[in-house]
RNA sequence: AUGCGCGGCGAGAGAGAUCCCGGAGCCUGGAGCGUUCGGGGCGCCGAAGGGGCAAACCGCUCCCGGGAAGCCACACCGGGGCGGUGACACUCUCAGGCAAAAGGAUCGUCGCGACGGG
Numbered sequence: 001a002u003g004c005g006c007g008g009c010g011a012g013a014g015a016g017a018u019c020c021c022g023g024a025g026c027c028u029g030g031a032g033c034g035u036u037c038g039g040g041g042c043g044c045c046g047a048a049g050g051g052g053c054a055a056a057c058c059g060c061u062c063c064c065g066g067g068a069a070g071c072c073a074c075a076c077c078g079g080g081g082c083g084g085u086g087a088c089a090c091u092c093u094c095a096g097g098c099a100a101a102a103g104g105a106u107c108g109u110c111g112c113g114a115c116g117g118g
Base pairs, nucleotide, nucleotide: 004113005112006111007110008109009108010107011106016042018041019040020039021038022037023036024035043098044097045096049094050092051091052090056085057084058083059082060081062080063079064078065077066076
């Protein structure tokens, strides 16, 4: 340095501004639209986070076949079974989200930091 961690700036998708109940606020009062808070229901999204796994590799006092002299057994080889490690933007939809705002994987760029090849 690549890479890693953190931060600034820029870009950044998807899905009901859904229904019901209660409170607040607006108003002389009421209804009602919009606003806000809490609770419940149905329908959805996947790119905070989280869960899952393919090949491959490793292991087993398990099974089958092969396995040096007549036989058995063993090392070893192959196949199967069981177990472990094991990726994604795939998958699940717990969490989160479904107007705007906020958030947002990821990408670009700049800076700081740790390790430290050269």